Molecule: Bacterial RNase P class A
Organism: Burkholderiaceae bacterium
RNA sequence: AGAGCUCGCCGGGCGAUCGCCGGCCGCGUUCGCGGUCGGAGGAACGUCCGGACUCCACAGGGCAGCGUAGCAGGCAACACCUGCCCACCGCGAGGUGAGGAUCAGAGCAACAGAGACGAGCCGAUUCAGUUCGGGUGAAACGGGCAAUCUCUACGCGGAGCAACACCAAAUAGGCAGCCGAUGAUCCGGCCCGGAGAGGCUGCGGGUAGGUGGCUCGAGUCGGCGCGCGAGCGCCGGCCUAGAGGAAUGAUCGCCACGCGGCGGCGCUUCGCGGCGUCGCCGUGCACAGAAUCCGGCGUACAGGCGAGCUCUGCAC
Numbered sequence: 001a002g003a004g005c006u007c008g009c010c011g012g013g014c015g016a017u018c019g020c021c022g023g024c025c026g027c028g029u030u031c032g033c034g035g036u037c038g039g040a041g042g043a044a045c046g047u048c049c050g051g052a053c054u055c056c057a058c059a060g061g062g063c064a065g066c067g068u069a070g071c072a073g074g075c076a077a078c079a080c081c082u083g084c085c086c087a088c089c090g091c092g093a094g095g096u097g098a099g100g101a102u103c104a105g106a107g108c109a110a111c112a113g114a115g116a117c118g119a120g121c122c123g124a125u126u127c128a129g130u131u132c133g134g135g136u137g138a139a140a141c142g143g144g145c146a147a148u149c150u151c152u153a154c155g156c157g158g159a160g161c162a163a164c165a166c167c168a169a170a171u172a173g174g175c176a177g178c179c180g181a182u183g184a185u186c187c188g189g190c191c192c193g194g195a196g197a198g199g200c201u202g203c204g205g206g207u208a209g210g211u212g213g214c215u216c217g218a219g220u221c222g223g224c225g226c227g228c229g230a231g232c233g234c235c236g237g238c239c240u241a242g243a244g245g246a247a248u249g250a251u252c253g254c255c256a257c258g259c260g261g262c263g264g265c266g267c268u269u270c271g272c273g274g275c276g277u278c279g280c281c282g283u284g285c286a287c288a289g290a291a292u293c294c295g296g297c298g299u300a301c302a303g304g305c306g307a308g309c310u311c312u313g314c315a316c
Stems, first nucleotide, its partner, number of pairs: 001312010012255007020039009041287001045298002048296005053160004065156005070084005085099001086097004100151002105149002107145002121134004164212004174203006185195003219238008257284012
């Protein structure tokens, strides 16, 4: 210098104006106004695993079904993670692994080959299927495949915050009591007149609607200790959205960054050109957006930064 491998991280900044959601304070008083503070992510995504939580079900044992599978450890748990072994890929740093069992049973094997799972067939040989050899093929009588069924070991009840709990209209229906053809009730208040068989009260269930669940937690940051590591322990600091037909937005200005063009300067080169830097113009700035919460996995991502390591070439 080139080509790679493995980790860690960022993924725009500041200001102005107009809006949205939430907390607190104040004012008017049940809904507004003003002030102030806070307001998406590394994946909030897919909803693929594992849990917390809630409700329903549940004597005990077994079968079926589904899932997992080296050994040890981590974790609340896992199909996740770490270490080691083994197999395969790579020159290497490293990467990948659906890595229990084929002396329980069944099934399968392209092409080639006489024959492919049943034993046998061919040649030679022997008292004797007695012994030896046999082209092809991944595999020829003894093996392979469990990513075919199966066996073994272990695990697994179901539904999911639209869970669930509480408050609770109107209308209809239910139950109870009272009144009512000796006329309840209605025709806007009263009288007349008319219609006329239901009316009133209470209770309870459900719906609309509202409230809780709701965000402090297997939390996060720093230090120290233990451990090869995943991780664990102790001490200290911090509070970091809580909406719910669903807020977190829009428009400008400046700066930063990437790309392209033009120009200036510097280094290098005979030159073309290359590299660095500055200025101007144009253009771009990804993937994607909470919805009960958490641990993983998988997938998407413009552009950029850092650390360690490997291989090759050259120079000293």